[in-house]
Context: one part of a larger RNA
RNA sequence: UUGGGCGUAAAGCGUCUGUAGGCUUUUUAAGUCUACCGUCAAAUCCCAAGGCUCAACCCUAGACAAGCGACGGAAACUACCAAGUUAGAGUACGGUAGGGGCAGAGGGAAUUUUCAGUGGAGCGUUGAAAUGUGUAGAGAUCAGAAAGAACACCAACGACGAAAACACUCUGUUGAGCUGACACUGACACUGAGACACGAAAGCUAAGGGAGCGAAUGAGAUUGGAUACCUCAGUAGUCCUAGCAGUAAAGGAUGGAUAUUAGGCAUUGUGAGUAUCGACCCCUGCAGUGUCGUACCUAACACGUUAAGUAUCCUACUUGGGGAUUACAUUCGCAAGAAUGAAACUC
Numbered sequence: 001u002u003g004g005g006c007g008u009a010a011a012g013c014g015u016c017u018g019u020a021g022g023c024u025u026u027u028u029a030a031g032u033c034u035a036c037c038g039u040c041a042a043a044u045c046c047c048a049a050g051g052c053u054c055a056a057c058c059c060u061a062g063a064c065a066a067g068c069g070a071c072g073g074a075a076a077c078u079a080c081c082a083a084g085u086u087a088g089a090g091u092a093c094g095g096u097a098g099g100g101g102c103a104g105a106g107g108g109a110a111u112u113u114u115c116a117g118u119g120g121a122g123c124g125u126u127g128a129a130a131u132g133u134g135u136a137g138a139g140a141u142c143a144g145a146a147a148g149a150a151c152a153c154c155a156a157c158g159a160c161g162a163a164a165a166c167a168c169u170c171u172g173u174u175g176a177g178c179u180g181a182c183a184c185u186g187a188c189a190c191u192g193a194g195a196c197a198c199g200a201a202a203g204c205u206a207a208g209g210g211a212g213c214g215a216a217u218g219a220g221a222u223u224g225g226a227u228a229c230c231u232c233a234g235u236a237g238u239c240c241u242a243g244c245a246g247u248a249a250a251g252g253a254u255g256g257a258u259a260u261u262a263g264g265c266a267u268u269g270u271g272a273g274u275a276u277c278g279a280c281c282c283c284u285g286c287a288g289u290g291u292c293g294u295a296c297c298u299a300a301c302a303c304g305u306u307a308a309g310u311a312u313c314c315u316a317c318u319u320g321g322g323g324a325u326u327a328c329a330u331u332c333g334c335a336a337g338a339a340u341g342a343a344a345c346u347c
Base pairs, nucleotide, nucleotide: 004318005317007301008300012315014198015197017195021191022190025082028079030078031077032074033073034072037069038068039067046062048060050058051057088188089185090184091183093180094179095178096177100174101173102172103171104170105169106168107151111147112146113145114144117141118140122133123132203244204243205242206241208239212238213237217233218232219231220230255314256313257312258311259310260309263292264291265290266289267288268287269286270285271284273282320347321346322345329340330339331338332337
């Protein structure tokens, strides 16, 4: 519980793809609605008179509604049918930017370890120390070797991707975008319950790898205590391959699409014009990314052509706080757990 809402008060699924459904015009008239006719036995019911003194009861006349059938009509909705146009959408063509994905190859700096040389007493750490390490030669310096992980500067308010994410260099392969001419198709569009796919970190399974860092753990400090902050070590992990898991303050705390509504400045990609020897500069179109800002909107903060303005379509979600990211149950998972998700009670 609504004619309300959803950036921050409760509330946009983490993100895409997409089925059903929702969202235009024309024809037909199957469903639907409607006029009239037939039928729907009698009795019963309803209704109006009448007869038993009344009533129950009996008798006469009448009717509604609904069903079925025939025939005529309507065309909003469901269903069916059909044509044309090009503004939406898509395909082909010419350009073009990019850390978009996957695979392979190569590189240098640093770190640690190791080996050889020089050298000879401390080094390291901290607020101060100690644990630690060093005459079995450390630290320092220098030539060689090995390993693993990450890629300084360029680098930006920048690029790309649906999001998560993505950056040393080169090669192969592959997806998507933008732009320009307008060739083709001709509404093929938008959204999207279920569903499929992807999805940081941590975690799990199996085989590897393991330099640095580092949960747990040990030791030293600090402290009244110190299961911490600081220091010295250090296992899992972090890395790779194949699977699982499916969650995050997965955030722009802002669902997608379309149309429309002042501008200024900056920047990325690309096109036209102008200018020039040429590159800039200047002007302008399209597509992004930012910042300031008018109108509007907003409880305010703020937002403001990348809207939280003005409108339309579709969809998820919300309904006082706690109990409750819960219980039970179901589905999924190796597990950890995830998803769905109450009530009593209480204020």